[in-house]
This record gives sequence, C1' cells and structure tokens, in this order.
RNA sequence: CCGUGCAGGUGGGGGGCUAGCGGUCCCCUGUACCCAAAACCCGCUAUAUGUGGGGCCCAUGGGCUGCCCGAGAGGGAGCGGAGCCGGAAGCGGCUGGGAAAACGGGGCGUUGACGGCUGAGACCCCUACGACGCACACUGGUGAACCCCGCCAGACCCGGAAGGGAGCAGCGGUAAGCCGGUCCCUGCGGGUGAUAGGGGACACCUUGGCCCGAGCUUACGAUCCGGGCGCGCCCGGCGGCCCUCCCCCGACGGCGGUCCGCACGG
Repeated sequence: CCGUGCAGGUGGGGGGCUAGCGGUCCCCUGUACCCAAAACCCGCUAUAUGUGGGGCCCAUGGGCUGCCCGAGAGGGAGCGGAGCCGGAAGCGGCUGGGAAAACGGGGCGUUGACGGCUGAGACCCCUACGACGCACACUGGUGAACCCCGCCAGACCCGGAAGGGAGCAGCGGUAAGCCGGUCCCUGCGGGUGAUAGGGGACACCUUGGCCCGAGCUUACGAUCCGGGCGCGCCCGGCGGCCCUCCCCCGACGGCGGUCCGCACGG
C1' cells in the first nucleotide's frame, strides 16, 4: 500500500403514548439508503436511544463534547387584544312618553303683525220672489154585460088592424176612474236657492273699512322629568386564537476542544 472481516456510521429534536426508554402516530428542522409489520400496538429494561431483512461507507470526513444563537413544541403567569357569555350604577348612542318654554331653526308681517272699533258673510227665525214636486185646473185619449144616455136590426109584449111599448147585441156618446200633455190661474210641501227684505245670536272663523305702528305664530332642535333597548365605553366571568413575560426541552446554524481503532492474509 492492497484485500477480507469486526467495531462504528448510514439524521436530529419536541409532543403524545409508557412505570420508564425507543419505534409506529402528529409537529418542527431541512435532505438525511431501501423494504416489512406495529394502537385494546411493536421492540426493550437503567448496559434501555427500536425489531427483522437487504444495501452502502469504513478515513469518507465523521463521532463525542463545551459555549452561543434559536425554528418549534410543552408548562405557568398577565388578563393586554380578537372573540364569547352576563350586567345596567354612570357616560355616549338609538327610540317612545310627559312638561314647560320662544334660546336656536321654520312660517307670516311696513304690500301693515298684535290689539281696538265697525260692516258683510257664515249660524237661527220670518216674509217675498224664483226653481222643483204634488194636487186642483185646462186639454187629448181611453172608459159601463145589465142596474148611464141617444139611435135601436132581430127577437119580445099590447092591439082585429092601423099602430104603440119596453129594449139586448151593434153603432155613437158620456160619468167616475185610468193614461198622457200644459204650467196661464189657485192651493200645498221641504235637508229647495251663488235671490231680495226684516229680526236675532255670536265675535270662534272668512272678508271689507278705519285707528295704532312691530310684532305674531309653529313644539322641529335644544332644556327639564321619567322610561325602554343593551349598540359603544364601562363592570364581572371565560379566553384553547393573537400579544407580552417566566420555566423546561430544543432542531438548524456559529465558535472552540478532543478522538478516529482492532484482527487476518498478500
């Protein structure tokens, strides 16, 4: 120096599980050989840091170790924040009720507010007139089996006859009534009238005139009293998510120290 074999290496960490350790499981780190089984689970026992099978390296660059950094998990605290539950003393917000008031706002007002006087209307009564309706009246039509009228065929009655009589149907007419028309006359009626006159009542309303000369009005906001909602602040509780702090473990990474062997054969 070469070969073979042994030792050694072929990721680490947190959680969970467990009496405990490792693995399967979850997560972190970040790249590190493959296969099989493993949760009422698998392999172990302080020498515990997996089991079984296969492969590779064996000086390759790795093993061990001290300190620092620190992903991340776990435990605890704060009760800070998001979120959730509850409360109603106070503040704000929203929303009903009541009171008083002209502070703000709105409206009217020198083209004259408030106030005063006065006329008319509106309200009540009466009268006149008009309109409407009804009745009467006038007018047209219709209108009676018989008990209305006229003329009365036939039939009937009286008579010797001449003749006379009563008289239905029919025709013509008429009464009451009915249907329509007119509105000249008369009467009556009323939730009748853009009418006229008289009287009454009222000063609330509308409108006109005169005097005066600057206010009048509205409860919308504000104010006061007393409720409701529980939306925000607030108070109490929870707070596994976020934040802060503490404890423990701690991958990756950084700076150091230390160690790299044994046997056989050529």

This is a predicted structure of a 266-nucleotide RNA (Bacterial large signal recognition particle RNA) from a Candidatus Acetothermia bacterium. Model confidence (mean pLDDT): 78 of 100.